RNAcentral holds the sequence, with entries from ENA. A computed fold for a 71-nucleotide RNA from Opisthocomus hoazin, annotated as transfer RNA. The coordinates come from a structure-prediction model, not an experiment, and the mean pLDDT is 81. Its Rfam family is "tRNA". About the family: Transfer RNA (tRNA) molecules are approximately 80 nucleotides in length.
RNA sequence: UAGAAAAUAAUAUAAGGGGAGUAUAGAGAGUUUUGAUCUCUUUUGUGUAGGUUCAAUUCCUACUUUUCUAA
Numbered sequence: 001u002a003g004a005a006a007a008u009a010a011u012a013u014a015a016g017g018g019g020a021g022u023a024u025a026g027a028g029a030g031u032u033u034u035g036a037u038c039u040c041u042u043u044u045g046u047g048u049a050g051g052u053u054c055a056a057u058u059c060c061u062a063c064u065u066u067u068c069u070a071a
Stems, first nucleotide, its partner, number of pairs: 001070007010024004018054001026042005047063005
């Protein structure tokens, strides 16, 4: 310099245009003499800005960051 990919909760990872989920972690409760384990409940999220659409994590454009490939 050119091309490609990715950005979702504190962490990891799904989501085919219509209810934003799961696990771990955190908090609370139950069980236990205590702790650990186990069970239940609960908090936190779509990189930024625009556009299309009745409706956008999803489609389009630009930008930012990160990664990979080639030279």